[in-house]
Molecule: c-di-GMP-I-GGC riboswitch aptamer
Organism: Bacillota bacterium
């Protein structure tokens, strides 16, 4: 490097409910756990999705792909 257990330590938090804030997708805070070996960061490589538009601009989404790091260590 690559791989990922019914391994140890510890993380994270989807739907959904409340408040808030946006035109809207969507976001943040509380609650809540489907589910995650990078479910960490990155939306100023890119690609793809939403949103909006006649079309465009714009906003957004990293829990779609992708880059970029990183913890532990059984079999292979």
């Nucleotide at each position: 490097a690559a791989c990922g257990a019914u391994a140890a330590a510890g993380g994270c938090a989807a739907a959904c409910c409340u408040g808030u804030c946006u035109a809207a997708a969507g976001a943040c805070a509380g609650g809540g756990a489907c589910g995650c070996a990078a479910a960490g960061c990155u939306a100023a490589a890119g690609g793809g999705c939403c949103u909006g538009u006649a079309a465009a601009a714009u906003g957004g989404c990293a829990g779609c792909c992708a880059g970029c790091u990183a913890c532990c260590g059984a079999a292979a």